[in-house]
RNA sequence: ACUACCAACCGAGCUAUCGUGGCGCUUUUGGCGCCAAGGAAAGUCCGGACAGCACAGGGCAAUGCACCGGCUAACGGCCGGGUGGCGUUUCGGCGCCAACAGAAAGUGCCACAGAAAAUAACUGUCACGCUUCGGCGUGAUGAGGGUGAAAACGUGAGGUAAGAGCUCACGACAAUUGUUGGCAACAAUAAUUGUGGGUAAACCUUGCAUGCUGUAAUGCCACAUAGGCAAGCGUUUGAGGGCGGCUCGCCCGAGCUUGCGGGUAGGCAGCAACAUCUCAGCAGCAAUGUUGAGAGCAGAUAAAUGAUGGCUUAGAAACAGAAUCCGGCUUAUGAGUUGGUAGUUAUU
Repeated sequence: ACUACCAACCGAGCUAUCGUGGCGCUUUUGGCGCCAAGGAAAGUCCGGACAGCACAGGGCAAUGCACCGGCUAACGGCCGGGUGGCGUUUCGGCGCCAACAGAAAGUGCCACAGAAAAUAACUGUCACGCUUCGGCGUGAUGAGGGUGAAAACGUGAGGUAAGAGCUCACGACAAUUGUUGGCAACAAUAAUUGUGGGUAAACCUUGCAUGCUGUAAUGCCACAUAGGCAAGCGUUUGAGGGCGGCUCGCCCGAGCUUGCGGGUAGGCAGCAACAUCUCAGCAGCAAUGUUGAGAGCAGAUAAAUGAUGGCUUAGAAACAGAAUCCGGCUUAUGAGUUGGUAGUUAUU
């Protein structure tokens, strides 16, 4: 210097002319000023703010989470640490992932191969008996071999008919207890006891949490009509209702349901001042908090936020388009800049 990968930042700004929407002012058929689509506005996956229903609740079911400590309005999120795993390594380290409670409560499952996946016996070994000397039968065994991802914890010695934790020594793993360090998870160490393994985004068990619906929520105003007709059920023998399901209980209750028919469907609020943003100080490893100063940055309703020219910058293109709002997560994405890792080439 180039290439590849990973991560972060950014996703444009100024000006001229014309145009669109909102707000404000005004001399109000007009004019002036200010502002105007994202880092994901996307998915609708989580959590909330807000609005409505309930204030008489209980149980079951259902759903979610699950190491420790912290942050936050809250979260299945974020930060830090521990443990385990993966990749790489100059073996110091670096990066990434976690689906991280319980297998000693129980029930399942582990294909194929293999005798057998836990009540083990194919080959083999040993004892006894028979034998045509090739082998066969009964019993014992589970060390060696085979199969397999995994085969009754491993190595060595003793012992045995041959063997086996059968015994011993040293280890591995698990559980319990003690000591030391740590807020803790946990780590180190010692002792005792024990010994198939895996699997719980398998059923399950344990602990914690959860009311629901959703801005087409909800509230107000105006207008209009036929408060119509029929049937069924019900009126204390209580239909129906109390906004996720079932059930018990409690409360309200004279209407409710279905069909036919008639009228209306317009406007305002909700609607953007917020757990908001920028800068700086302090505290903290950090997430974040706190103090001070400053700023006001869309509100459409069939849906506005645009077009052209020039300039600036390292660059200006891709993915893409607000609809109640905010905090996260996930997915899509191009040119560029910065940092890291690896490789190639050249020079010293």
Predicted 3D model of a 348-nucleotide RNA (Bacterial RNase P class A) from an uncultured Bacteroidota bacterium. The model forms 97% of the base pairs in the Rfam consensus. The coordinates come from a structure-prediction model, not an experiment, and the mean pLDDT is 76. It matches the Rfam family "Bacterial RNase P class A". By type it is a ribozyme.